[in-house]
A computed fold for an 85-nucleotide RNA from an Armatimonadota bacterium, annotated as c-di-GMP-I riboswitch aptamer. The organism belongs to Armatimonadota, within Bacteria. The prediction has a mean pLDDT of 88.

RNA sequence: CUCCGAUAACGGCACACCCGGGGAAACCCGGGGCCGCAAAGUCACGGGCCUGCAGCGCUUGCGCCAUGGCCGCCGGACUGCCGAA
Numbered sequence: 001c002u003c004c005g006a007u008a009a010c011g012g013c014a015c016a017c018c019c020g021g022g023g024a025a026a027c028c029c030g031g032g033g034c035c036g037c038a039a040a041g042u043c044a045c046g047g048g049c050c051u052g053c054a055g056c057g058c059u060u061g062c063g064c065c066a067u068g069g070c071c072g073c074c075g076g077a078c079u080g081c082c083g084a085a
Stems, first nucleotide, its partner, number of pairs: 004083002012037002017032006035072001041078003045075003048070003055064004
């Protein structure tokens, strides 16, 4: 240095849920909270999933639809702490 990840060590993040805020919504931000995570750090590049304001279609209530969203869905890319076997 690379691979790898232990009843190691220092730490880190923060599911659900609650409060406040943004948004049409998905979801996001802040605070609380901790299910878990060795990348649960970053990136929307590929796949997948979610929403559907506006738009389109029609049997007017549905359907289609991303330019919106999810990296704690998977893959990939980039970066990172420690060092047993």